[in-house]
Context: one part of a larger RNA
RNA sequence: CUGGGCGUAAAGGGAGCGCAGGCUGCCAGAUAAGUCAGAUGUGAAAGCCCGGGGCUCAACCCCGGAAGUGCAUUUGAAACUGUUUGGCUUGAGUAUGGUAGAGGGAAGUGGAAUUCCAGGUGUGGCGGUGAAAUGCGUAGAUAUCUGGAGGAACACCGGUGGCGAAGGCGACUUCCUGGACCAAUACUGACGCUGAGGCUCGAAGGUGUGGGUAGCAAACAGGAUUAGAUACCCUGGUAGUCCACACAGUAAACGGUGAUCACUAGGUGUUGCGGGUAUUGACCCCUGCAGUGCCGCAGCUAACGCAUUAAGUGAUCCGCCUGGGGAGUACGGUCGCAAGAUUAAAACUC
Numbered sequence: 001c002u003g004g005g006c007g008u009a010a011a012g013g014g015a016g017c018g019c020a021g022g023c024u025g026c027c028a029g030a031u032a033a034g035u036c037a038g039a040u041g042u043g044a045a046a047g048c049c050c051g052g053g054g055c056u057c058a059a060c061c062c063c064g065g066a067a068g069u070g071c072a073u074u075u076g077a078a079a080c081u082g083u084u085u086g087g088c089u090u091g092a093g094u095a096u097g098g099u100a101g102a103g104g105g106a107a108g109u110g111g112a113a114u115u116c117c118a119g120g121u122g123u124g125g126c127g128g129u130g131a132a133a134u135g136c137g138u139a140g141a142u143a144u145c146u147g148g149a150g151g152a153a154c155a156c157c158g159g160u161g162g163c164g165a166a167g168g169c170g171a172c173u174u175c176c177u178g179g180a181c182c183a184a185u186a187c188u189g190a191c192g193c194u195g196a197g198g199c200u201c202g203a204a205g206g207u208g209u210g211g212g213u214a215g216c217a218a219a220c221a222g223g224a225u226u227a228g229a230u231a232c233c234c235u236g237g238u239a240g241u242c243c244a245c246a247c248a249g250u251a252a253a254c255g256g257u258g259a260u261c262a263c264u265a266g267g268u269g270u271u272g273c274g275g276g277u278a279u280u281g282a283c284c285c286c287u288g289c290a291g292u293g294c295c296g297c298a299g300c301u302a303a304c305g306c307a308u309u310a311a312g313u314g315a316u317c318c319g320c321c322u323g324g325g326g327a328g329u330a331c332g333g334u335c336g337c338a339a340g341a342u343u344a345a346a347a348c349u350c
Stems, first nucleotide, its partner, number of pairs: 003322004007304002012318001014201004021194003025088007033081002035077008049065006091191001092188004096183004103177007110154001115149007125136002162169002206247006215241002220236004258317006266295011299306002323350003332343004
């Protein structure tokens, strides 16, 4: 390279948007670039292959033929691909009417709790642990009541419930705003899918500047434990956690399962919307679409398991893998304030 693969053995990019590229619905007409057929020319000789011949044979040599995948010109074919013209509605989208939602951003508001401050009551302990001690407390603590300050998080509802592309999102109200689903029609008429580069988003932790700091808490200090204890336990406690703006760009960023389309038994929950039946009405029952779970047939799988939310059967496009270690390292490049990120080897060794 041809291949074979990517849930767990090596392997799906963290996620989206999207230029180029690749692929692309149905029906007609045209064209003839690809494609296919014929003809002509060319495709040196030698060699290979076939037939015949010459050295006693052979190697070797000679003669003839065939072949020469290719290229050019030309004559045709028109199914498919391409190009072009016209049309279609099932893919895609738009309009109308509804629906659910912790989807996003901003502003404001609320109650519970912790801590602190002030005051009242009250007296000798409190706290903490396996047991203790450090610590706090007669300068009046802990407990309890009243008032106040401030920050952070939102109990119950809460649910293999919902929403979002992923990260993620949970008190309430208002404003701005994205997407999804359902129903019935109307409209556009392939406008689609994927997507190297690129751009944007991207938990926690980290960085810069300026704020904020109740609780928690790396580092750090002390007390214990222990042979030791740079830990686990305890008392404290600073960055940080919070806000604004900017950077960083990584995670077991996981469903360890790329996106899209089509097809392939069922059963049973649940969420949203609809139709039918029934009813005074709401349920119940039957049924459609869209999500989200469990069980399960065929099939698949090394097995585990997956199984209409596929890991089944097919198609298109992208990413990635190719024995273990060395190593996601070195060097170089790019990016970054730094930390570092990204791209990414080899020697050697088993």